[in-house]
Molecule: c-di-AMP riboswitch aptamer (ydaO/yuaA leader)
Organism: Mesobacillus subterraneus
RNA sequence: AUUUCUAAAUCGCUUAAUCCUACCAGGAGCGGGGGAACCAUGAUUGUGGAUCGUAUCCACUUGGGGUGAGGCCUUUCAAAGGCGGGGCUAUUCUCAGUCCUAAUCCGACAGCUAACUCCGUAAGCGUUGCAGAAGAGGAAGA
Numbered sequence: 001a002u003u004u005c006u007a008a009a010u011c012g013c014u015u016a017a018u019c020c021u022a023c024c025a026g027g028a029g030c031g032g033g034g035g036a037a038c039c040a041u042g043a044u045u046g047u048g049g050a051u052c053g054u055a056u057c058c059a060c061u062u063g064g065g066g067u068g069a070g071g072c073c074u075u076u077c078a079a080a081g082g083c084g085g086g087g088c089u090a091u092u093c094u095c096a097g098u099c100c101u102a103a104u105c106c107g108a109c110a111g112c113u114a115a116c117u118c119c120g121u122a123a124g125c126g127u128u129g130c131a132g133a134a135g136a137g138g139a140a141g142a
Stems, first nucleotide, its partner, number of pairs: 011126004018028004029121006039111001046060005063109001064106004071083004084101005092135001094131001095129002
């Protein structure tokens, strides 16, 4: 001097997922669901079990719905491909390039939705280009 590994602290990134307090828990901020009128939509609706049984209750997931960028089409199920969508950080935008396109919850059921009401605040990581132009902003100095 270079490379690798480990630990701590600081500073950052994806994300709603941060901060405060008198700390059995609560609050602020941020984020999500349910829920009128008006408007929109339109009818048939899944399986198994308990009960004598309309009905009610329990379990399940193929119908449907929620969180999420994670949706759609082609296709030999899958896979692969394409369209669309999302990330790539030290001010922002653009270009090129590159990566991702999961997971999970509800349980036959929910459009929008004021009042009202119920929840979440996990987790995982460490910066592509001596790139270009424009715009805006910030800091320091005079």